[in-house]
Context: one part of a larger RNA
RNA sequence: GGAUCAACGCUGGCGGCGUGCCUAAUGCAUGCAAGUCGAACGGCGCUCCUUUUGGGGUGCAGUGGCAGACGGGUGCGUAACACGUGGGUGACCUAUCCGCUUGCUGGGGGAUAACCCGCCCGAAAGGGUGGCUAAUACCGCAUGAGCUCAUUCGGGCCGACGGGAGUGAGGAAAGGCGUGAGGCUGGGAGCGAGGGGGCCUGCGGCCGAUCAGCUCGUUGGUGGGGUAAUGGCCUACCAAGGCGACGACGGUAGCCGGCCUGAGAGGGUGGCCGGCCACACUGGGACUGAGACACGGCCCAGACUCCUACGGGAGGCAGCAGCAAGGAAUUUUGGGCAAUGGGCGCAAGCCUGACCCAGCGACGCCGCGUGGGGGAAGACGGCCUUCGGGUUGUAAACCCCUUUUCUGCGUGACGAGAGGUGACGGUAGCCAGGAAGAAGCCCCGGCUAACUACGUGCCAGCAGCCGCGGUAAUACGUAGGGGGCGAGCGUUGUCC
Numbered sequence: 001g002g003a004u005c006a007a008c009g010c011u012g013g014c015g016g017c018g019u020g021c022c023u024a025a026u027g028c029a030u031g032c033a034a035g036u037c038g039a040a041c042g043g044c045g046c047u048c049c050u051u052u053u054g055g056g057g058u059g060c061a062g063u064g065g066c067a068g069a070c071g072g073g074u075g076c077g078u079a080a081c082a083c084g085u086g087g088g089u090g091a092c093c094u095a096u097c098c099g100c101u102u103g104c105u106g107g108g109g110g111a112u113a114a115c116c117c118g119c120c121c122g123a124a125a126g127g128g129u130g131g132c133u134a135a136u137a138c139c140g141c142a143u144g145a146g147c148u149c150a151u152u153c154g155g156g157c158c159g160a161c162g163g164g165a166g167u168g169a170g171g172a173a174a175g176g177c178g179u180g181a182g183g184c185u186g187g188g189a190g191c192g193a194g195g196g197g198g199c200c201u202g203c204g205g206c207c208g209a210u211c212a213g214c215u216c217g218u219u220g221g222u223g224g225g226g227u228a229a230u231g232g233c234c235u236a237c238c239a240a241g242g243c244g245a246c247g248a249c250g251g252u253a254g255c256c257g258g259c260c261u262g263a264g265a266g267g268g269u270g271g272c273c274g275g276c277c278a279c280a281c282u283g284g285g286a287c288u289g290a291g292a293c294a295c296g297g298c299c300c301a302g303a304c305u306c307c308u309a310c311g312g313g314a315g316g317c318a319g320c321a322g323c324a325a326g327g328a329a330u331u332u333u334g335g336g337c338a339a340u341g342g343g344c345g346c347a348a349g350c351c352u353g354a355c356c357c358a359g360c361g362a363c364g365c366c367g368c369g370u371g372g373g374g375g376a377a378g379a380c381g382g383c384c385u386u387c388g389g390g391u392u393g394u395a396a397a398c399c400c401c402u403u404u405u406c407u408g409c410g411u412g413a414c415g416a417g418a419g420g421u422g423a424c425g426g427u428a429g430c431c432a433g434g435a436a437g438a439a440g441c442c443c444c445g446g447c448u449a450a451c452u453a454c455g456u457g458c459c460a461g462c463a464g465c466c467g468c469g470g471u472a473a474u475a476c477g478u479a480g481g482g483g484g485c486g487a488g489c490g491u492u493g494u495c496c
Stems, first nucleotide, its partner, number of pairs: 001496004006492005013368006019361002021326001026324003030321003035066003040063002043060007073279003083204007092197003098192005104187001106141001108139002116131006147170007155161001175185003206251003213243003218240008254276004258269004281302005304315004332358001334357003340354001341352004371401004381392004405437001406433003410430002415424001440485005445466003451480005461468002
């Protein structure tokens, strides 16, 4: 000098764009943050139409489907194939969407929730029992090209092999809407594509040797289990190996794109934004599922908080806001789904603290203003003075002008796409008025730009370094003047 997620002191007019718990991964009151589908299904309430059988609308919970594995948060742990980069997978998976194939969806069955009725247990959270009912829920049977498994042939340099030919075995499905029309939509099996993911691997990036030995599922093999899949991943048996001065072990730390600095090499850093990873009160576990070992799911244990009739229950903000605590320090319990995106739905639409906006903070960057022109050999006042004067100083007054900003009545958007829809917002912009409301902070001994007076008298004090102060102090304090920067200016911390 540059930089900063900054803080502190003094000061503070406006706008735009950003940004805001670095500490206690401490504990959390309250509200909201993940639902949706009646075009899968039965019921209950209300209501409308209707002569009736019945039909429609709407609300509620339930069965069922899809979504809750995304989006959002945090950085605890992790020195590891976690990350980055380049490969491998002849050892793998992939719901929905898209393309294609078969044009397969035949025929049956038994339940159960809701609900209603009866009974029962509990303080509650909730639960039990008997009876009733539906489905795209569940279960057999049939068929099955292709598919899976086994096996044979043949192919391939070859192994656990893609594709081909044959034989045997196994295993599917669901309906709904529509006046009607195979009109729309859905279901099953399979191939492909695409995006996503799992696993393996070469190389790369911290500190300590005042840390030198470490290891028994440990290292390898065989059989078996498990997985989508390789593997000591797990297990039984057998062998006795494996790692380490090319640093095992310990400490610290999420990694990267980047960011800061620097001429570069390098050094530092990983906040915001983007990618990956890990975690969700602590520890462990599996279930469901295409996908989780699952932040707002389940089970167990523990700590903590709350309720309790003492028998037993409820909870998890490292989601958005907010509270307490810690701290030098970090915001509103705001508006809206209008846009973008996501979930569900044929759709209408519903949900969305993602997001878009607004609010607060000079926290940062950028832009603008606090007026412009004229105006005396130069007012008053202040300060200095050799008492002549000098300086503040065109500065002020005064005259003319302008209106960014400001204030105010009115007017009033873009963002919205083929139609509808604007939170922001009566905002920006337009219009009118009037110089009107808007300057501070640090410094002036040298480094370093800027000097005098008074006060003080090694005192009070200053100080980044050198050093100033003991009676004329440009170094302390005040004033006048001056220098620097300017809605900021200084100080402190940290990095280069």

Source information: Predicted 3D model of a 496-nucleotide part of an RNA (small-subunit ribosomal RNA, 5' domain) from a Dehalococcoidia bacterium. Model confidence (mean pLDDT): 84 of 100. Lineage of the source: Bacteria > Bacillati > Chloroflexota > Dehalococcoidia.